Transfer RNA from Chelydra serpentina, 72 nucleotides, folded computationally.
Lineage of the source: Eukaryota > Chordata > Craniata > Chelydroidea > Chelydra.
The coordinates come from a structure-prediction model, not an experiment, and the mean pLDDT is 83.
Rfam family: tRNA. By type it is a transfer RNA.

RNA sequence: GGGGGUAUAGCUCAGUGGUAGCGUGUUUGACUGCAGACCAGGUGGUUCUUGGUUCAAAUCCAAGUACUCCCU
Numbered sequence: 001g002g003g004g005g006u007a008u009a010g011c012u013c014a015g016u017g018g019u020a021g022c023g024u025g026u027u028u029g030a031c032u033g034c035a036g037a038c039c040a041g042g043u044g045g046u047u048c049u050u051g052g053u054u055c056a057a058a059u060c061c062a063a064g065u066a067c068u069c070c071c072u
Base pairs, nucleotide, nucleotide: 001071002070003069004068005067006066007065010024011023013021018055025043026042027041028040029039048064049063050062051061052060
C1' cells in the first nucleotide's frame, strides 16, 4: 500500500426493515446459626460516529474511527 472481519447493558454475546433481548453481573426479598447453592422480583442501552435510502433503520448504502486477520 491492497483486501476481509468485528463494534449492541458492567462483562460474554444474540437480534434477516416494524416498541432491543438471553446468559452473567448487580440489587431487594425468601431460605440459612452465618455464608454458599437454589427460588422469586427489580435494575441496567446515545445499538462506535456522521450522513444517505425508507412511512419506519441495530438491520440496507456511503464515509470515518478503533480493534483484528490475510496479502504485499